[in-house]
Context: one part of a larger RNA
This record gives sequence, structure tokens and C1' cells, in this order.
RNA sequence: GGUCCUGUAUGGAGAUUUUGUCUAAAAAGUUACUAUUCGCCCGUCUCGAAACACGGACCAAGGAGUUAUAUAAAUAUGCGAGUCAUAGGGUAUAAAAACCCCUCGGCGUAAUGAAAGUAAGUAUAAGUAGCCAAGCCGUCAAAAGCUGCAGCUACAACCGACCUUGAUCUACUGUGAAGGGUUUGCGUAAGAGCAUAUUUAUUUAGACCCGAAAGAUGGUGAACUAUACUUGAAUAGGGUGAAGCCAGGGGAAACUCUGGUGGAGGCUCGAAGCGGUACUGACGUGCAAAUCGUUCGUCAAAUUUGAGUAUAGGGGCGAUAGACUAAUCGAACUAUCUAGUAGCUGGUUCCCUCUGAAAUUUCUCUCAGGAUAGCAGAAGCAAAAACGUAGUUUUAUCAGGUAAAGCGAAUGAUUAGAGGAUUCGGGAUUCCAAGAAUCUUGACCUAUUCUCAAACUUUAAAUUGGUAAGAUCUAGUAGUUACUUAAUUGAACUAUUAGGUAGAAUACAUGCUUCUAGUGGGCCAAUUUGUGUAAGAUGAAUUGGUAAUGAGGGGUACACCUAACGCUAAGUUAAGGCGCCAAAAUUCUCGCUCAUCAGAUACCUCAAAAGGUGUUGAUUCAUAUAGACAGCACGGCGGUGGCCAUAGAAGUAGGAACCCGCUAAGGAAUGUGUAACAACUCACGUGCCGAAUGAAUUAGCCCUGAAAAUUGAUGGCGCUUAGCGAGAUGCCGAUACUUAGCCAUUGAAGUAAAAUUGCAGCUUCAAUGAGUAAGAGGGCGUGGGCAAUGUGUAGAAGCUUUAAUGUGAGUUAGAGUGGAACAUUGUCUAGUGCAGAUCUUGGU
Repeated sequence: GGUCCUGUAUGGAGAUUUUGUCUAAAAAGUUACUAUUCGCCCGUCUCGAAACACGGACCAAGGAGUUAUAUAAAUAUGCGAGUCAUAGGGUAUAAAAACCCCUCGGCGUAAUGAAAGUAAGUAUAAGUAGCCAAGCCGUCAAAAGCUGCAGCUACAACCGACCUUGAUCUACUGUGAAGGGUUUGCGUAAGAGCAUAUUUAUUUAGACCCGAAAGAUGGUGAACUAUACUUGAAUAGGGUGAAGCCAGGGGAAACUCUGGUGGAGGCUCGAAGCGGUACUGACGUGCAAAUCGUUCGUCAAAUUUGAGUAUAGGGGCGAUAGACUAAUCGAACUAUCUAGUAGCUGGUUCCCUCUGAAAUUUCUCUCAGGAUAGCAGAAGCAAAAACGUAGUUUUAUCAGGUAAAGCGAAUGAUUAGAGGAUUCGGGAUUCCAAGAAUCUUGACCUAUUCUCAAACUUUAAAUUGGUAAGAUCUAGUAGUUACUUAAUUGAACUAUUAGGUAGAAUACAUGCUUCUAGUGGGCCAAUUUGUGUAAGAUGAAUUGGUAAUGAGGGGUACACCUAACGCUAAGUUAAGGCGCCAAAAUUCUCGCUCAUCAGAUACCUCAAAAGGUGUUGAUUCAUAUAGACAGCACGGCGGUGGCCAUAGAAGUAGGAACCCGCUAAGGAAUGUGUAACAACUCACGUGCCGAAUGAAUUAGCCCUGAAAAUUGAUGGCGCUUAGCGAGAUGCCGAUACUUAGCCAUUGAAGUAAAAUUGCAGCUUCAAUGAGUAAGAGGGCGUGGGCAAUGUGUAGAAGCUUUAAUGUGAGUUAGAGUGGAACAUUGUCUAGUGCAGAUCUUGGU
């Protein structure tokens, strides 16, 4: 919009919303306690933390990405070839704000060149071609056709620079028409900018917060202590007995002896004083940030001490201890520069939703860091299911030199004989010698033979990589060209004719742009591989994991196996299990194993060589009714005491040899034995017996091999299967799968019928949901300003407690307390959210 039914209305239906009465159920809710099951402590750096790594007793309050600046990008708004009021003036006012006017100036409107300089179509207006939105036409709907914005691609044109040809004019060195060029520009080609705001990123500033060791400038200190000077003060009592002197004796004398006297000394004992040896005593939240006790050193001097004065920080002073310079000294204290800097450590505050990394490349005085690319996010543009795309396959065609193979192919290594020649090397023999001949052995040659190669290779995979699989096509004809050819040969381009749009499969919401974060320590497994004796060692490649990730299983567990997660209910499985712990089989069938150290499930948490007449299988070769094997019994002889050697050697110390005869059979002897013999035994033969026997090898389980320090681990108990091997059926078992409901996100479809608005709504369907660093979106809460609407002495905020509600940050309500302010919505604004920082302050 049409149609159908009903038949015109204050109709029916209608998401949602307000309200009265009655009322049931459930995973009902919440708080406290008990029991069971599961369950390691947060934050942090880290490949890795529950860690015997660091921070953290508890509570309250405070506590960390801010502001300015200049750029870039995105978005919004205003004006627009312009734009920007705020320098100045005017109106206004209490003062402002607001309003008005005008000129500079900024950016933009023209570029290019080092510069002098030159400078973008030109009137049939803004080129040609391809792709292309919207539109037109057309149609039931399409297709075809027309016109083709922005943009992208290719080729032309114009401007400047550079290279180049050089008409005209000319004063003769200038002018520079018209051209050319795989050269070049942050150009032109009917402008798009400017201003403001917000967000993100970057620069510079304290620059997210706290934190050095240092450096500089200027001051203050010698009340401690070091040294010097000036001037004062202080130092029991003993001992020892220097010089000098006296008396007496001796002596010719020099002088000397004896006894006194005397009272010297960096002398001695020792109190005060000063000091500080030992107990390594006491004390060691002390009496004390160096003390107390006993002991000890010195005590008339280089003694002790008061006051004054002097020396000051790269300076002093120093009987040197780097000592001392005010509890500070291998450079004092103090203020300032200064919020010094830190590539380093620590911390960094509310919620939900969506996406989601990297530990690699290149450069770096680079290796604890940055930049660069990669990976990631957000925003956008162009389209809209194919003419496109692809961690896929197929077909076609290129690339390659690994695996394998090869060595009677090259290179290099390498074993063995065989044949050969005459030259060379060695050694022999013959000839008197030169030399020759012969023999032999190497090298050498020939055909074979054995074994090898990351840096050998004829050959040569698998996996892998590139390109192509059409309409921008295919085929033909004609033409142009300064390229190309011997050539109208080719190549490129132009015109035109014909063909014709499945020209492999499969899957798919594709392509492009701008801005920007984090990362730039990695680690593990499987396979390949380098170093290494090896390693939980170290270096690479591919893929997958972990990091960033929970769940079920492997007892335990970053990485193994299963499997990736919204909130619930029911069902079913995976890996792995099913005696009990502990959900499910003491299930069924067939074998094996007995351990005085049994065994028990991938990664994995060890055991080997070598052995076993433990037992169970297998293979090969022998023997056997022509009577084996085993057992019992009989025989087991002669030449001969073989030969050699020996003191001796008679089967049996040793050496060489190992015959013949007779027999059913009997070794010149398998062992024991003797000094040597002897004797016994075996091989060998026969009898009895009557059916299987012997040897070697190999494989299962079991045993030996197999010794360590706290008591002890198939996970424990235990088990004779509940062990090992093989099979069968059933069951248990995850956040996996299926079904159902709900939440969120993303996408798709529909939707206001009749005046306006209303869509960021409503309705329906489908898929999806892990996440560290990081990004984005949407919300919650706090302080303040403005506006609107409200609450409050009939009780605001706050506090205590209880309830309701929301995924959550939170919000709301009741009761109590309290006693005067407060809330919601919109908008602007910010010193806006704490568990951590050996955080700060206070309290416990």
C1' cells in the first nucleotide's frame, strides 16, 4: 500500500505501567553454629612462587598520569576563499560579563629553485581510458542500455628545477620563438580552509609518586677534640744515695783508703691526680649512645690542669692511628641551586562489556635501555556474494640437491687376492769385471673384489616454495613506429571482424586507509639438527603448547592426555578408571608368574653386560620296535712294555706317529692311580627291559647380577590376583557434546496504517561468550558552581542494625540513634575512588 471478514466505535486487540483483595510452590533468601566434600597466602619481579624469594600485626585519616606548551590524528560546532571579538576604541556596569567598531598580524588562497629568478587550462570551457555509488530508462521481477560524483589505476597536458635542439633580433653578448627528454618537485588540472572544544599520542617543563652515591655556591663551628703560645693553679709518705764537702789513716809525692756529711736523677715503691692492662667479670630495653668492680700503667716530669689567644673544610691540626676537627670525618655541620638526576627497586586507588598480544627483524658506546619493522586495538572509507579472497585440494609448469642411492661413475678415503709388463727402488743367486741373466719383493698397469663421505656425486624422492587456471578473454584481418629483424620478421600500440561469459574443486561478511598502545629477558614437548662424555647444559629449524588458562585425568604437578569456560537444570560421552579409601565389575573368557628383595600403567622419577637343568612355548639337527635313552649285569683281547726321548715312562710327564690281527665288540687308550708296574674306570659290544630319547639355539614370566646414611612409600591399605599378557560385555566419569530456560554481545529482518512528535525505541530470529600486557565502549560513586524539581523540627545529614534490589560499581527501604540541613535530574568543573609503596600521621 492492497485485499478479505466484521460493520463505524468513547469498539476490539495492545508492550508497559499504577492499584485493591486472596494465595501456592521452588536451587526460596539472610545470619549464626555443627558435620561432610573440595580447597596451599595475598601483592610483586619472574620462563617459573604456597615457597626455605621480597613487602604485609590491626584500625582510621592522608597518599601517585596533573597543568601549560607546540604538533599530529579523530570527532563535534561556527563561518567559509576566507577565517581568527578580546592590540586599541565604544556601549554597558558598583566592578565585571555580555554587546559593537576598525587596523595590523597568524594560518590559508601558488609552486619551484641553492640562488638570480621564473611561474600553472583559455572559450568548441576544465583531457583520454578502465573500475564505480546514486540516478534515468526498462521489467511482473530481472537483464541489456544511458548518464556517470568522490576515489583508485594507467597515459597525456601545463608550471618550476635539471639536461638538450636553437628560429628571430642584436650594440656581439645578449634575447630565447618553437621544440625534445626512461630526469625531478612537499606542484596545477572550477580552491577548503580557519577558529574553538574534547579525546588519544608525542615534545619541553619536577611531568605518575617515593628513593641515591654524588656536584656547586654561601655561611656556622676549636664549649668535644688536635697542636701552639700567653697567664695562673696542682703534685702525701718512703727507698736509693751522684757531684761537692768534712774527719781520720796511708804515701816523698801524685794521689789513695775508711767513716761521715750531702741530697742529684725525663731513678725507684707508692697516695691524690692522670691513664685504661686483664677478668674477654658486672651491665648490655644499662646508672651510662662506653658506665661499675677488682686488677693493672705512671706519679717531679716529653707531668696534670683552669682561663685567654691562634689555626676552618680539599682547609686545619697530627710523637701517622687516616687519628682528631661538638655522640658526625678516606673530606664537618648548615642553608640554597633542588621537587638535582636515576635506562634501577618499590608502589600506582570504582564496576561491567567487547577485542586481544610480544619475548622476533634491523640499527644503536647496544646486551637491565631505546628506535625500526612485525604482532594488537580503535576509527573510518569503498563496496556487497564474485570478475574477489584463501595456513585447503586438483591440474599445468618452473625452482631446489636434503633423505635415499652410488663408488666394477668423477673427487677423496679404503680391504683382498689374480694377471701383466718392463722401466724404476730394495734383497738374493750365477758369471772375473763392466754389465748381463735368473729368482724374489715393493711401487706401477689391467680386469675384479670389500667398506665409506656435513664441507663427494652421475642419479634422486617425500614434504616445500613461485606462477597460472580467462572477458582487463580468445582467434583473425588491416595499419603505425625513429624499437627489433636477413625479412612486413617480431614487439608494442591503433582500428576492425568473428567467437562468446561454468572455461578445475571446496569454503568464505571482502578490499583499502589513518592514528596508536604494549612487546623487543622467554620457556616446554614432538620431529630434524650444531657444540658437548653427559646434563633439569647450550645454539638453531618446523609445528603445537605454556606464558596470558581455568575444568576432568596422570597420587602430587606451568608445559603430558582429554578438553578450552556466560548463569542454571536434565541427559550423554572423552581421557582415565570400576577390592576399600573413592563414583563405577571382588564381571566373564584364555594364558603366564611363586620372588628368604615378587609385581603393578605412556611423558616419569632409572638399572646393564652376563648368567640359571626355575617354569612355559618355539626352531633346527640327531637317536629309536633292525629295540634307542636311562638303569642293572657280562665282555672290554693279541702283535706290544709300539717308536723317540728319559735315571725311569709298561695306554694315561713329554714328542712324532696312531697300523695290523682276532672278534658281537674292545683307543698304540676317556679318567682315577703307581717311583715304574699293578688295580679300577670310560669309549665300544652284548643280555634283561619295552617307548620314546639326546644336543644346540631362541623367546615369555621369574631368579641372580643389585651396597648408604631421620622412619617410608605400586598414592595408602592391602592383594596370589586387586600382578603380567590377550579378548568380551556393562558401568562410572568434565566447565566437552545435546536439549531447555535466562543474561550479555554481534548480526539480520520487521515496525509509528489516520494531524504532529516519538527509532539511541519496540517486536522477532540466528550465532557467539577463556584471557596477562594493552586498547575501546558503557556505567557506578565523591567535592564544588549554575539551572530546574523536590525533601526536612509531624525530624535533614551522619552513625548502628535489618530487609529489598541490581551481573557489578552501588542503590533504595524499615527500625533505633541523631538534632539541621539535604537530595534528584540536566549541565559545567576537579586537589574525585586505596590493601599493599621497609608508604605518612595518629590510635590499639
Large-subunit ribosomal RNA, domain II from Trimyema sp., 844 nucleotides, folded computationally. Its mean pLDDT, the model's own confidence on a scale to 100, is 81. It matches the Rfam family "Eukaryotic large subunit ribosomal RNA". On this family, see Yusupov et al., Science 2001: "Crystal structure of the ribosome at 5.5 A resolution". Rfam 15.1 lists 107,465 matches to the family in 2,616 species.